[in-house]
Molecule: transfer RNA
Organism: Sandaracinaceae bacterium
RNA sequence: GUCCCCAUCGUCUAGUGGCCCAGGACACUGGCCUUUCACGCCGGCAACCCCGGUUCGAACCCGGGUGGGGACG
Numbered sequence: 001g002u003c004c005c006c007a008u009c010g011u012c013u014a015g016u017g018g019c020c021c022a023g024g025a026c027a028c029u030g031g032c033c034u035u036u037c038a039c040g041c042c043g044g045c046a047a048c049c050c051c052g053g054u055u056c057g058a059a060c061c062c063g064g065g066u067g068g069g070g071a072c073g
Base pairs, nucleotide, nucleotide: 001072002071003070004069005068006067007066010026011025012024013023018056028044029043030042031041032040049065050064051063052062053061
């Protein structure tokens, strides 16, 4: 330099145009339980990398950018 893949709660991830102002697990946190802790049960917190476009409607499709990974030279 060319090409390919990826980017969603603190972490790991589901989602493939409307059912989703985004679900789950772990973590954190409030309560119940317990003499206490742990376990268990109920609840809470918290995310679509950025800009633009397409569409009646975008986390999802398209373009550009940024960051990460890989192949070739």